[in-house]
RNA sequence: AAACUUGAGAGUUUGAUCCUGGCUCAGAACGAACGCUGGCGGCAGGCUUAACACAUGCAAGUCGAGCGCCCCCGCAAGGGGGAGCGGCGCACGGGAGAGUAACGCGUGGGAAUGUGCCCUUUGGUUCGGAACAACACCGGGAAACUGGUGCUAAUACCGGAUACCUCCGAGAGGAGAAAGAUUUAUCGCCAAAGGAUCAGCCCGCGUUGGAUUAGCUAGUUGGUAGGGUAACGGCCUACCAAGGCGACGAUCCAUAGCUGGUCUAAGAGGAUGAUCAGCCUCAUUGGGACUGAGACACGGCCCAAACUCCUACGGGAGGCAGCAGUGGGGAAUAUUGGACAAUGGGGGCAACCCUGAUCCAGCCAUGCCGCGUGAGUGCUAAGGCCUUCGGGUUGUAAAACUCUUUUACCCACGACGAUGAUGACGGUAGUGGGAGAAUAAGUCCCGGCAAACUUCGUGCCAGCAGCCGCGGUAAUACGAAGGGGACUAGCGUUGUUCGGAAUUACUGGGCGUAAAGGGCGCGUAGGUUGUACGGUAAGUCAGGUGUGAAAGCCCAGGGCUCAACCCUGGAAUAGCAUUUGAUACUGCCGUGCUGGAGUGUGGGAGAGGAAAGCGGAAUUCCGAGUGUAGAGGUGAAAUUCGUAGAUAUUCGGAAGAACACCAGUGGCGAAGGCGGCUUUCUGGACCACAACUGACACUGAGGCGCGAAAGCGUGGGGAUCAAACAGGAUUAGAUACCCUGGUAGUCCACGCCGUAAACGAUGCAUGCUAGCUGCAAGGGGGCAUCGCCCCUUUGUGACGCCGCUAACGCAUUAAGCAUGCCGCCUGGGGAGUACGGCCGCAAGGUUGAAACUCAAAGGAAUUGACGGGGGCCCGCACAAGCGGUGGAGUAUGUGGUUUAAUUCGACGCUACGCGAAGAACCUUACCUGGCCUUGACAUGGGGAGUAUGAGCCGCAGAAACGUGGCUCUUCAGUUCGGCUGGCUCCCACACAAGUGCUGCAUGGCUGUCGUCAGCUCGUGUCGUGAGAUGUUGGGUUAAGUCCCGCAACGAGCGCAACCCUCACCUUUAGUUGCCACCAGGUUAUGCUGGGCACUCUAGAGGAACCGCCGGUGACAAGCCGGAGGAAGGCGGGGAUGACGUCAAGUCCUCAUGGCCUUUACGGCCAGGGCUACACACGUACUACAAUGGUGGUGACAGAGGGUCGCCAAGGCGCAAGCCGGAGCUAACCCCUAAAAGCCAUCUCAGUUCGGAUUGCACCCUGCAACUCGGGUGCAUGAAGUUGGAAUCGCUAGUAAUCGCAGAUCAGCAGGCUGCGGUGAAUACGUUCCCGGGCCUUGUACACACCGCCCGUCACGCCAUGAAAGUUGGUUCUACCUUAAGUCGGCUUAGCCGCCCACGGUAGGGUCAAUGAUUGGGGCGAAGUCGUAACAAGGUAGCCGUAUCGGAAGGUGCGGCUGGAUCACCUCCUUU
Repeated sequence: AAACUUGAGAGUUUGAUCCUGGCUCAGAACGAACGCUGGCGGCAGGCUUAACACAUGCAAGUCGAGCGCCCCCGCAAGGGGGAGCGGCGCACGGGAGAGUAACGCGUGGGAAUGUGCCCUUUGGUUCGGAACAACACCGGGAAACUGGUGCUAAUACCGGAUACCUCCGAGAGGAGAAAGAUUUAUCGCCAAAGGAUCAGCCCGCGUUGGAUUAGCUAGUUGGUAGGGUAACGGCCUACCAAGGCGACGAUCCAUAGCUGGUCUAAGAGGAUGAUCAGCCUCAUUGGGACUGAGACACGGCCCAAACUCCUACGGGAGGCAGCAGUGGGGAAUAUUGGACAAUGGGGGCAACCCUGAUCCAGCCAUGCCGCGUGAGUGCUAAGGCCUUCGGGUUGUAAAACUCUUUUACCCACGACGAUGAUGACGGUAGUGGGAGAAUAAGUCCCGGCAAACUUCGUGCCAGCAGCCGCGGUAAUACGAAGGGGACUAGCGUUGUUCGGAAUUACUGGGCGUAAAGGGCGCGUAGGUUGUACGGUAAGUCAGGUGUGAAAGCCCAGGGCUCAACCCUGGAAUAGCAUUUGAUACUGCCGUGCUGGAGUGUGGGAGAGGAAAGCGGAAUUCCGAGUGUAGAGGUGAAAUUCGUAGAUAUUCGGAAGAACACCAGUGGCGAAGGCGGCUUUCUGGACCACAACUGACACUGAGGCGCGAAAGCGUGGGGAUCAAACAGGAUUAGAUACCCUGGUAGUCCACGCCGUAAACGAUGCAUGCUAGCUGCAAGGGGGCAUCGCCCCUUUGUGACGCCGCUAACGCAUUAAGCAUGCCGCCUGGGGAGUACGGCCGCAAGGUUGAAACUCAAAGGAAUUGACGGGGGCCCGCACAAGCGGUGGAGUAUGUGGUUUAAUUCGACGCUACGCGAAGAACCUUACCUGGCCUUGACAUGGGGAGUAUGAGCCGCAGAAACGUGGCUCUUCAGUUCGGCUGGCUCCCACACAAGUGCUGCAUGGCUGUCGUCAGCUCGUGUCGUGAGAUGUUGGGUUAAGUCCCGCAACGAGCGCAACCCUCACCUUUAGUUGCCACCAGGUUAUGCUGGGCACUCUAGAGGAACCGCCGGUGACAAGCCGGAGGAAGGCGGGGAUGACGUCAAGUCCUCAUGGCCUUUACGGCCAGGGCUACACACGUACUACAAUGGUGGUGACAGAGGGUCGCCAAGGCGCAAGCCGGAGCUAACCCCUAAAAGCCAUCUCAGUUCGGAUUGCACCCUGCAACUCGGGUGCAUGAAGUUGGAAUCGCUAGUAAUCGCAGAUCAGCAGGCUGCGGUGAAUACGUUCCCGGGCCUUGUACACACCGCCCGUCACGCCAUGAAAGUUGGUUCUACCUUAAGUCGGCUUAGCCGCCCACGGUAGGGUCAAUGAUUGGGGCGAAGUCGUAACAAGGUAGCCGUAUCGGAAGGUGCGGCUGGAUCACCUCCUUU
């Protein structure tokens, strides 16, 4: 010099957020155990359970220098041994923690004590005596042991003497000792004093939980006297008194040895009390004393009990919680080792003896510490794993080469511990030498927390899991492998403690809505307490002293090679005691003060309380009158009342209950609560004055009182209303909502109950902290006085700073800043339940758990979605219209059924004339059968052959396939080089192929909301945040279209516009189009010349913008009307589809990951099927007829298509069609005829409607019309007479109606896609249905209302309450009996008495276990019944209470808003 250096969080409630709050994790530790693994050494530790039972050995002896006897050796001297008498020790050392909640322990004090051995000092050590063991003899007994007789010594025992001294006593006086051994030295002995040590006793303070333990106590508390003890004392006895303890927790119950310390923690704390050390207690269980300095004695005694052993059955023996060891228990804890060498203890003069104390060794990774398992170089081997097939990784890792030798092994030497001798450890530690990489690595983890990732297998299985959670075919979460991470002779798991947890908050939390303010007051104890001065010094502060054991922690130094470990010194030790001082604050004492509090005087306000009386309106009932058929009631009805006269109306009467208007976020009261008027009694508050008292105050555990409604008791009363109940409705049901009745009750008196959303969900009191504005009750002032203004006190509201809050919000009436006191909270459920106590007549209230179970439950706010919430707006959404569907027949698609197959997909809107713009074969994916296997198709290797392609005819066969013959042609590219390719067959393998699976692995495409007007971003601002703002608001629009306003300013995707088309005009261009003018020709026709004016065609332009006028609006955006115009307010139509939603559709268009098949799930072929048919649905066609059928007539389109084609004219056929062949690659030719129209006829019928079905005969396509095509003619002539419930489309060239064309296609159209002709009706309007948009509101929804969710019942499992009882533990009281033993007594071989362990009897308390049966509770992927709650949840919900009901629940009474919506009133803010 140092003794100090100190605080981390994360996961999980939600769609997301903030908060509250629990659960879980990361850390450290251990006397541990278990799993896998295991080289060495040092130091430590090692029955936590059965204070269970113990075989065997050892753990306390020693002294001949106290004594006698006996034995052995020796000639003797002498030496040794044995059992005894005697002395000292055995009360230490060692073990354990059962008991104990206590002066037991800790700490600090105290006085009324003892103390062997030890130290100091003083004095003494004298004279005698009688025995008993051993021994001998005789006995008893199985034994243990023991009896009798006799002998004997002593440092054994006894007596006398003496007494500096001690003790007793006031004193006089009295009482009390001794031991010797020995040659010496010396060791002893007695008395006394002092010391030291050790021990006993007393006191202050501290020392676990439970109040569901509240009263306990008779030697109890005290006194007097005595006894007893080493000593004080009710310690004991007698008598007297009636005390003592307790809410500051007595008593009782449960648990527990206490401490130094140990673990953890930043600390404060919390947990703990192994090893080491101090104290206490115990020694098989219970009781007892003896001896002794010391014990009520672990290896002593007596008694009782249980157990074990021996026994000759008579009787005896024993106590490992000493060291080892055994059994048992248990998850679990060691050797029946060595030595007294060291340290220490006992005995002894000593040598020495004894010592399981101790020192060592053995076993165990049980812990801490240390070391090693090699080091250097080393081309990226092989193998493994992955792969995008390129490579990557294991990996310098290995091999290989070079080197080293710690440890282990072998050989030799060899300690310290011993200061002279003596070494168990031990031939150990250590040292030297030798050989050789030689002898030596595992465990857990890899989804997040939390460091570390891939492949395969598995397929909600197997399994994992600390929490959240993984696993249902692409699992970094299961199992394996490769790789990686962490620690390392260990690593994980389990258990326990502290931490994190500010999650019990002293340090350091909360209570309006999250858990939490008592329903309200009065008040006891207690806590707290204004102002001034003086005193005191208890608290408080400062200093000193003592104590705070050692070890440990910390610091410094030192010793083992280091460390662990050990040694030395220091520091520290909060507390306690004592002492000296200080006096601000608190306390205490005293004296004052007036501001707190109270009193007085004077006022006014008030549904404050109690009693008595009075009043009118209304309801109901009764009587009477008028009067007649209904009344009443509802969404609509019915039950009900009424011709026996209701309802209505008039008059009269009765009774009970409640008090309209005034009336008001008005008043009063502590709260509950209080409302007609009058009187009496009575409480409180307020204002003014400032006379009086002088801190008299605040709060308030217990306690006492008050306390809505319902309910209870007794007695009244009973009009209305009305639980229960009855009936009627509603309904699937309706134990409800609605209706008609109706009893308790509602009212009064008295007495109980004691609870409510008893709420401001906000305890009481005091002080402080911006304002503004209403109302109520007072007081004061001013003025311009029917009034106005200002100031002030109290109460009661609204808004709003600072501040607070998780936010919402609160904000002088605080949820702000502070102080005092009380109450309460600590995750959700179980549960305000059970048990117990208290209260109650009962109902029930109050106090108030646990097992078990979950990982949440919750608060506030946000964005959505939803509402049988609101506002605004739109849409063929409704309404107004027109026409349909649903009924018939047929067609077509689907379901279902059938089948060998009836291939597959699509399923509300958004599947169902859909994929399919066309299934006889093909298509074709399905079925049956026959065939092929590198394959019908692609790339690559080898071999052989050929260098091509096509057609025709045969054979067998269903064809594919197989096989034979004939004919024609002689491949492509080319740098012109036989240069490059090609083709066929065979072989082996990679592979091909798959309309196989997964649209829930995907791309792409598509549908739908929806052509709805929305969806977002940047920056800024606001908010802790999710988010908000912008995007809301006022107008306007088809539109988030535009304008204005605004903490927003801008921008993007959408809207609109740009694109196409139709409508008008201009221009350009005129063939195949057109024909006004000119000419020619014809019966006629742009037929011809000619022309391009017109129509038209198709290019380019123009044109429309609320541009103009008027009105309106805000001077805007816009809207309305008008003019002009082909067109007018988006001119009509189309194309165009935001962010997203539906795991929407599609793996069978295509593409594609993964999986699956590979002589088949691939390929080829024939036949069949997709076309089936009791039935159901969708979409269509045709009809039912006269707005029509039939016959006739004959006019007018548009848009398309055509050479494998469209097909004219002409001819044949009744017709489908055939023959025929002109024209046309198309404004030229053809399809091509348009049809509804018009005229005539039919005359209301199953018809001259309707055409299904069927027969016969034909036509066409095609290789082929049987299954299974289309058409024609003749014949047949079904259902059907306008369609139930329900439902669809359409707002103008639209609906309706009429035909035409096209794609597909050999053929097949009622479907689809286009085209034109004719051509309406209606829209008042937005209440309602459906869908949508915006704003707002509620929400327990977020898979988002197709949501969530409650209760009974049924089933399984779990814990728990009650229960006739049963069993056990513990404890108390009374009584009986009473061993040993102390004490006492006596009639003393002994007996008796008091007390008393164990035991017994009876009755209680308490705690457990169990119990037929029974009650509720919790949990459990897909059970039953309903729908209670969340939206106005469809009857607003909830609280208390009563009653009823399968159940949620319903209803009555009172209360609350934690109710939506609308209206009104009042107030506030802004202008």
Molecule: small-subunit ribosomal RNA
Organism: Alphaproteobacteria bacterium